This is a predicted structure of an 87-nucleotide RNA (c-di-GMP-I-GGC riboswitch aptamer) from a Clostridiales bacterium. It was read from a public genome assembly, where an Rfam model found it.
[in-house]
RNA sequence: UCAGUAAACGGCAAACUUAUCGAAAGGUAAGGACGCAAAGCCACGAGUCUAACGUAUUAUAAUACUAUGAUAGUCGGGCUGCCUAUC
Numbered sequence: 001u002c003a004g005u006a007a008a009c010g011g012c013a014a015a016c017u018u019a020u021c022g023a024a025a026g027g028u029a030a031g032g033a034c035g036c037a038a039a040g041c042c043a044c045g046a047g048u049c050u051a052a053c054g055u056a057u058u059a060u061a062a063u064a065c066u067a068u069g070a071u072a073g074u075c076g077g078g079c080u081g082c083c084u085a086u087c
Stems, first nucleotide, its partner, number of pairs: 003084002011036002016031006034073001040079003044076003047071003054065004
């Protein structure tokens, strides 16, 4: 410097449960491990989820649309970094 089929000093933690924040999607903490070599960070592009507010219809409650909300463990992109069979 390249690489990640092997290993793991060390690391993260899906579903689910409990608590809590939130209108929701979802977040945070603890327990828990399905997995992960960037499952570290950034919503920049695409995707997906939600629809409080707003708008429309209707008529007082519904329905539809919409991100400014969410997702980095959907994909791409940017930034940073550990280990090591190997070159």
Its mean pLDDT, the model's own confidence on a scale to 100, is 83.